This is a predicted structure of a 108-nucleotide RNA (SAM riboswitch aptamer (S box leader)) from Robertmurraya kyonggiensis.
It was read from a public genome assembly, where an Rfam model found it.

[in-house]
RNA sequence: AACUUAUCCAGAGCGACUGAGGGACAAGGCCCUAUGACGUCCGGCAACCCCCUAAUGAAGGGAAGGUGCCAAUUCCUGCAGAAUGUUAUUCAUUCUGAAAGAUAAGUC
Numbered sequence: 001a002a003c004u005u006a007u008c009c010a011g012a013g014c015g016a017c018u019g020a021g022g023g024a025c026a027a028g029g030c031c032c033u034a035u036g037a038c039g040u041c042c043g044g045c046a047a048c049c050c051c052c053u054a055a056u057g058a059a060g061g062g063a064a065g066g067u068g069c070c071a072a073u074u075c076c077u078g079c080a081g082a083a084u085g086u087u088a089u090u091c092a093u094u095c096u097g098a099a100a101g102a103u104a105a106g107u108c
């Protein structure tokens, strides 16, 4: 790198340093940001792996270790279908599924 499975509307600082951009992705929208973003450190959240009840599962508990995460649903839309409104193939709203992505565990 590729593939498989699971999850993605919950949660997480009024700290220190730094100093101009940031929110994965073409495009569009909407936001955050000198009242300090992004990033680093500290701090925290969660519980995938992990540990315990215990001998497997279910269930419950824990947080030392490996990851992860800490604006907004994965910020929203993008593709397909359905419902409602509309004279309507347009448009708007809602719902379902997919795609893409992120994270974990595993396979090769």
Base pairs, nucleotide, nucleotide: 002107003106004105005104006103007102008101013042015041016040017039021032022031023030027077028076029075043070044069045068048066049065050062051061052060053059074100079097080096081095082094083093084092085091